[in-house]
Molecule: Glycine riboswitch aptamer
Organism: marine eukaryotic metagenome
RNA sequence: CAGCGGGAGAGUUCGCGUGGCAACACGUGGCGCCGAAGGAGCAACCGCCCCGGAAUCUCUCAGGCCACCGGACCGCUG
Numbered sequence: 001c002a003g004c005g006g007g008a009g010a011g012u013u014c015g016c017g018u019g020g021c022a023a024c025a026c027g028u029g030g031c032g033c034c035g036a037a038g039g040a041g042c043a044a045c046c047g048c049c050c051c052g053g054a055a056u057c058u059c060u061c062a063g064g065c066c067a068c069c070g071g072a073c074c075g076c077u078g
Stems, first nucleotide, its partner, number of pairs: 001078006011031001013030007032065003038061001039059003045053003
């Protein structure tokens, strides 16, 4: 790196518009939340050491808050 498997958290929130008989779907705005894509910050620590590498911590820009998808990380195989 690739394949397979496991994989949490947080509103099935409220308003408006559109389609629709309705259910529901889409778009948009508000408030409330989550952190485990990514990004950023501090830094224990580490190294080829005066320069670098640095998190599951912190922040939420992004992303996410029914399910699906995604998903850090872990296991097995190559």